Record summary
This is a predicted structure of a 72-nucleotide RNA (transfer RNA) from a Bacillota bacterium. Its Rfam family is "tRNA". Rfam's curators write: Transfer RNA (tRNA) molecules are approximately 80 nucleotides in length. The sequence was found in a public genome assembly.
RNA sequence: GGCGACAUAGCCAAGUGGUAAGGCGCGGGUCUGCAAAACCCUUACUCCCCGGUUCAAAUCCGGGUGUCGCCU
Numbered sequence: 001g002g003c004g005a006c007a008u009a010g011c012c013a014a015g016u017g018g019u020a021a022g023g024c025g026c027g028g029g030u031c032u033g034c035a036a037a038a039c040c041c042u043u044a045c046u047c048c049c050c051g052g053u054u055c056a057a058a059u060c061c062g063g064g065u066g067u068c069g070c071c072u
Stems, first nucleotide, its partner, number of pairs: 001071007010024003018055001025043001027041004048064005
């Protein structure tokens, strides 16, 4: 230099046009003499950034940034 993949919560991770699942963790509660365990509740509305398409974009298109891989 060329090509490709990926970027979603504190962490992992699903979602591939129609209002963003789940798990762990944090916090709160029930229970208990106190705790642990168990159970319940809570936690994104700027989905890496900018622009475009569309009635509607995390999702499609273009451009950037970052990470990883392959080729030379």
The organism belongs to Bacillota, within Bacteria.